Record summary
A computed fold for a 329-nucleotide part of an RNA from a Candidatus Moraniibacteriota bacterium, annotated as large-subunit ribosomal RNA, domain IV. A source record names the gene rrl. NCBI's taxonomy places the organism under Bacteria, Bacteria candidate phyla, Candidatus Moraniibacteriota. Rfam family: Bacterial large subunit ribosomal RNA. Gene Ontology terms of the family: structural constituent of ribosome and ribosome. The full RNA is in RNAcentral, with records from ENA.
Context: one part of a larger RNA
RNA sequence: CCCUUGUUAAGGAAUUCGGCAAUACAGCGACCGUAACUUCGGGAUAAGGUCUCCCCAUUUUUUGUUUACAAAAAGUGGGGCGCAGCUAAAGAUGCCUAGCGACUGUUUAUCAAAAACACAGCUCUCUGCUAACCCGUAAGGGGAUGUAUAGGGGGUGACGCCUGACCAGUGCCGGAACGUUAACGGGAGAGGUGCAAGCCAAUCCCCGAAGCGCCGGUGAACGUCAGCGAUAACUAUAAUCGUUCUAAGGUAGCGAAAUUCCUUGUCGGCUAAAUACCGACCCGCAUUAAAGGCGUAACGACUUGGCAACUGUCUCAACAAGGGACCCA
Numbered sequence: 001c002c003c004u005u006g007u008u009a010a011g012g013a014a015u016u017c018g019g020c021a022a023u024a025c026a027g028c029g030a031c032c033g034u035a036a037c038u039u040c041g042g043g044a045u046a047a048g049g050u051c052u053c054c055c056c057a058u059u060u061u062u063u064g065u066u067u068a069c070a071a072a073a074a075g076u077g078g079g080g081c082g083c084a085g086c087u088a089a090a091g092a093u094g095c096c097u098a099g100c101g102a103c104u105g106u107u108u109a110u111c112a113a114a115a116a117c118a119c120a121g122c123u124c125u126c127u128g129c130u131a132a133c134c135c136g137u138a139a140g141g142g143g144a145u146g147u148a149u150a151g152g153g154g155g156u157g158a159c160g161c162c163u164g165a166c167c168a169g170u171g172c173c174g175g176a177a178c179g180u181u182a183a184c185g186g187g188a189g190a191g192g193u194g195c196a197a198g199c200c201a202a203u204c205c206c207c208g209a210a211g212c213g214c215c216g217g218u219g220a221a222c223g224u225c226a227g228c229g230a231u232a233a234c235u236a237u238a239a240u241c242g243u244u245c246u247a248a249g250g251u252a253g254c255g256a257a258a259u260u261c262c263u264u265g266u267c268g269g270c271u272a273a274a275u276a277c278c279g280a281c282c283c284g285c286a287u288u289a290a291a292g293g294c295g296u297a298a299c300g301a302c303u304u305g306g307c308a309a310c311u312g313u314c315u316c317a318a319c320a321a322g323g324g325a326c327c328c329a
Base pairs, nucleotide, nucleotide: 001324002323003322004321005320006319007318008317010315011314014313019310029051030050031049032048037042039158053080054079055078056077057076058075059074060073061072062071063070064069081085086091093308094307095306096305098303099302100300101299105117106116121156122155123154124153125152126151127150133142134141135140159295160294161293162292164225165224166223169222170221171218172217173216174215175214178213179212180211185206186205187204188203191200192199193198226244227243228242229241230240253287254284265281266280267279268278269277
């Protein structure tokens, strides 16, 4: 010096990206007490407070078969000792706040446990049974010894309030007509060849399925959801007006956000001091409604910020123990 431990004056997060790490607090008993919020179940062991040993006397209740007596429980009044009476060991740190995900679960065996996956619920779509769909060349098997309250596939993801506009493009669904159209079929047939019967055959016409065209529908299908110029009795702003384009021009909600470039936006709160955090505002570079929008009690080895308590994280290091390192063999 390194590793693993132990103790530490005064201070107590000043450390640090961050209380990481570690200590401590509290402790599964009894009594009292317990907020916001809430899906009325919870939250909750919330928080917070008191007690706990031994001796003497005594009260009440219950049980044992009645008494006597014994046991148990709950007290009352005195007294004793100690720093400390759940005396050892073991045995929750707590609170406030916001984000995300409802929850319990699942996951990268060996750097990621999460906000990712799943989930119950919701919804779209396919499937009438020799089902759809999947495996297999097939036989056959699964689906299912099931039958639309069933099964397959896609999306969303408890619950609450909701889920706006656009069918022009793409997709899907429907459409006894019409257009286009392959092979087959029918007809005409220049020409070639052959003595002939015949054979070959350019080209043209008719008929002709799906598909495509065409006509409709469809968004919890893929998706999309404008610009410019004016305008109110200070100024500013623009309910309003004009105009261009579009299939239609983003509704409710939320909003510097896990999304905001400019940006440390502006205002307020928290701090002595804050690019953080919380609450607002809204010119949203580039929010937005099942790639769901916005809320939400409970839950979380998740993430942000703060507080109390506590501490060698630090001011600032010291000492001790064990094992290495080092020396000798």